Predicted 3D model of an 88-nucleotide RNA (c-di-GMP-I-GGC riboswitch aptamer) from a Woeseiaceae bacterium. Lineage of the source: Bacteria > Pseudomonadota > Gammaproteobacteria > Woeseiales > Woeseiaceae. It was read from a public genome assembly, where an Rfam model found it. Its mean pLDDT, the model's own confidence on a scale to 100, is 88.
RNA sequence: UCCGAAAACGGCAUACCCGCUGAAAGGCGGGGACGCAAAACCACCGAUCUAAGGGACAAUAUGUCCUAGGACAGCGGGGCUACCGAAG
Repeated sequence: UCCGAAAACGGCAUACCCGCUGAAAGGCGGGGACGCAAAACCACCGAUCUAAGGGACAAUAUGUCCUAGGACAGCGGGGCUACCGAAG
C1' cells in the first nucleotide's frame, strides 16, 4: 500500500412518525434503525426523480409532452480525504 476480522475505540442512520422549509423532487431538525468500512466530502460521466418558470400541442378540465434549471453522494463510475489493524 492492497485488504477488511463473529477484533477494539467509536461513527453514520433506511422505512415510518412529528416540526420547519421548497412549486416539486427534495433539504434541515427531533424521534427511529433497514443497513453501512468511507452510508465522510465533491454533481465530473451515466442512471433516476422533479419541472414553479419557458416552449409545443390540445382547448377551458387547466390536460399531455418537451425543457432551462433543480434534486439525488444510501443507484453505478470517477475524484478527494480519513479511524482501526487480525489473517493474507